[in-house]
Context: one part of a larger RNA
Molecule: large-subunit ribosomal RNA, domain I
Organism: Candidatus Altiarchaeales archaeon
Parts: sequence; structure tokens; C1' cells
RNA sequence: CCAUGCAGAGGAUGGUUUGGUUUGGUCGUUGAUGAAGGACGUGGCAAGCUGCGAUAAGCUUCGGUGAGGCGCAUGCAGCCUUUGAGCCGGAGAUCUCCUAAUUACUCCGUAAGGAGGAAGAACGCGGGGAAGGGAAACAUCUCAGUACCUGCAGGAAAAGAAACCAACCGGGAUUCGGUUAGUACAGGCGAUAGAAAGCCGAAGAGGGCAAACUGAACGCGUAUCCGAAAGGGUCCGUGGAUGUGGUGUGGCUCUAGUUUAAAGCCUUCUCCAUCUAAGACGAAUUUCCCUGGAAAGGGAAGCUUUAGAGGGUGACAGCCCCGUAGUUAUGUGAUGGAAUGGCCUAUAGAGUUCCAGAGUAGUGAGCAUUGGAUAUUGCUCAUGAAGGAUGGGGGCAUUAACCUCAAACCCUAAAUACGUACCAAGACCGAUAGCGCAAUAGUACCGUGAGGGAAAACUGCAAAGCACCCAUAACUGGGUGUGAAAAGUGCCUGAAACUGCAUGGUG
Repeated sequence: CCAUGCAGAGGAUGGUUUGGUUUGGUCGUUGAUGAAGGACGUGGCAAGCUGCGAUAAGCUUCGGUGAGGCGCAUGCAGCCUUUGAGCCGGAGAUCUCCUAAUUACUCCGUAAGGAGGAAGAACGCGGGGAAGGGAAACAUCUCAGUACCUGCAGGAAAAGAAACCAACCGGGAUUCGGUUAGUACAGGCGAUAGAAAGCCGAAGAGGGCAAACUGAACGCGUAUCCGAAAGGGUCCGUGGAUGUGGUGUGGCUCUAGUUUAAAGCCUUCUCCAUCUAAGACGAAUUUCCCUGGAAAGGGAAGCUUUAGAGGGUGACAGCCCCGUAGUUAUGUGAUGGAAUGGCCUAUAGAGUUCCAGAGUAGUGAGCAUUGGAUAUUGCUCAUGAAGGAUGGGGGCAUUAACCUCAAACCCUAAAUACGUACCAAGACCGAUAGCGCAAUAGUACCGUGAGGGAAAACUGCAAAGCACCCAUAACUGGGUGUGAAAAGUGCCUGAAACUGCAUGGUG
């Protein structure tokens, strides 16, 4: 040095899964009644996590469950509990300090009084708005109205009932999907960018003001009365001619039609249905023999199935346990309906003298944006109409005809987006995988800070976790014992590198 063997070291591999991940469904806001998030406390002994708040691992009550319990957490001590503890669900009480943090500030209101502020994983709508990169350089362009910053809102948001499309035929709010189509169109016509109508689907819903006419016929608040409530009456105060209320959205006039009804909306004392929590019931072998540490395995004989999904149990269990199919539950709340009471009051055709949203439409210049090209949409500055015999649009301008619509006011469910959260499932991963985290994980640790950011799962059926003896100062070792097996506590399996010893070979 090589080989083999026996040990050590090491923790791969196999097996396992408490966790993750994806998809589908459910559900979807919280907060001055003080949130989210923290700090500090709180246990007999108590460092961490969890729970809770000076009533502090808890208090009250109602319901469920039914024999054990005093969290993770296996110890000592001491308690509670069939007069029903603990645990689970509903409701309530308590709830230190910081924090929007507020005896303030802002807004609304005549006043009394009311509202806002902050948080939330992603999703939404506004206001701002890059660069790396691409164009084989780079400046217009692209990346991209993306990332990011910021305001605001909701369970969705936004949009929305044509001054829209279309093309001489017609359609009929919006949103979303498919197609149209990588088409029209844009573009140092480079790189690239990129629709719509139409058609097919999902969903489906329409309404209210201003004005004309009328002219106080009206509203609000405290108190009080009736009522279950909605609502109604009275008194006082107050708002309101800078127009409350009625009418009306297309009116008006006429004709037809309807006749204080129906429909609609509100109400929850009462009734019904569905859904909704913890839960409840829920079939059939633990019969015999064998192996074994252990039977669910093998053999024999049975049973059940609207249940032979799955998990557990000392090896592989329809019939042992939890469950599963199926059935069911008071309470709480939601939705719908009935009933009761209340509020409220309409349509079609023809004609038409009144009305129909102004620094608006349009125009010029500039800028941004868009596929929008002369023909998108918006902003800035300037200018600036008409009055239904009017006005906008019809992808060049203007004029006429034709078609179509009525801006400059407001509201509106569903189909759509997302996943903090809950439930279920998977031809997903199985501890260097799967979330960064299967564990005191955004922890330890690093950094002045913004921030970065791990490692770490497995004894056994049961601790039966090695009593006792010998040696030792002790650690520990040797017996004996437990166990199916030492699997002996960084303990399933236990590969390789590496180390030691022995034997053999070789130099």
C1' cells in the first nucleotide's frame, strides 16, 4: 500500500406524515360602543408558546355532551367534579397601558344632535409615474400607463338605460366569455403595437330630477298621544318666494279607456317553509382452530349493506372503535311567503302655439393619450352658438338630401375580479422535496438601518426508560433483568467518504 473481517464515525437510502400546495365550493369587511397591531402583566412552583386582562390558562347564563378534569407539559404539592366538572356552541360581563388615540380637529345641521379620522391578503376606481431591457448603436418609438408612490371605496368595485351603432336592411343600457383577428388601423411604415361593428353565449331591469303649468297647498326637530311596527294625530320651535310641495321626464290639448280598486312599497305582535351550531340516532362475529410478542393474517362456520368512503386498533378488519349511507335537532339569525295594519295612485292613439340642462356645443393653437389614421378621448389658453322651422352623429372639409339620436343633471341588481378566512377534494410534494417556516419561524442569528434570514420530524404495542449484584472517588464498565427485538433516550432503517484493530498478501 492492497484485500477481507470486526468495530467506530457519518446520516444517505427505504418506509412514515402532523405540514405544504393546487383546484372547486362557501363566505366576505372591521373601527370613537376605541379597531387592526403591540407593550406589560396574569399560573402554588412558570423561562417560552397558547389563553386571558387587576373578575387576568379565567366570571355569568342558556344549550349540547356525560366521567373525568386542572392548555402545550408526562413532575411535586394541592384541588374541582353525577347538587353535572372539564370540553363544544350561542349570548353577556370584565377587558391595564400604548395605538386613528380624540376633553382634540374637520365637516353637516336653526338647534337638539350627527358624521369623519385608522386597519384589511388580493381584487376595484381615481391622481402621479420610471428604468434595466428591445430596436442587434441611439434620440421618436418600445418596455408601459407596467413597476412603484399616493387618494378613495366595497364585498365586490367600475360601467350602465344612446346627442349609441348601423347602412337604406335593421339593432336597441351596461358588464363578462368566444369569434371577428393578429384583421382594419398605427408605426425612425423599423422594432413593434393593435381595435370595433356584427355573430354566438352568460346575465338581464329599468328608474328619478331641472324646466314648462301651479304658487305655500310643503318639510324638519323636541315633547306628548295611538300603534307590535310601519305610520298617524296634537303642541311648540324651525326651514322654506335665492321656490317648499304638487304636476312632470317628454310635457300640454283632444279622444278612447280605468274608477278609489288592482298592482307596487313598508311593517314583523302572529303563522308557515327553506337554510343556518354545537350535537343526536345510525346495520352486521369480536364464534372455533393454527402461526405469532400481538390477529385484523391462514383454515372453518356465519351475518349485514340506501352503510364494502376513510381512519384507528400490538401485522392486512364491511360486521372491534371513530365514522360512512340515510335520518334528525331546540336555539340563533337570514331569506321567502301568508296574515295584519299603513303609504301611494295608471294606460293607449291623434294633434300641438309652451318647455326641454351655456362659458356648454363648436372653432383656433399647444400638449397628453389612443389602433383612431385629416377621421379616438381628454386637458390648457383664447374664442364662442342655436333654441325643436333647433341641435349632435353618420372615420377628409363644406353644402343639400336621407338615416339616426337628444349632450352639457342623478340613481340602478345580475352575469365579472380576488382570496385574509372556512369546508372538501387531488393521476400534486413527502423533510436538501412541499410555503422561508411539518418544531418557541419571520424565530435564532446578521446588519447603525432599510433589510436579509436559517437549521432542526421518527425508541417501543406499552416506559415495561435497565430494579438488584460486582468493580470504581466518580464517570462508567461487567453481570442479571425488561422487551418480539436493545430499538437504551441526537434511540426505525443505518449506504459512502473517513478512522481504528485483526488476519492475509505485496514492497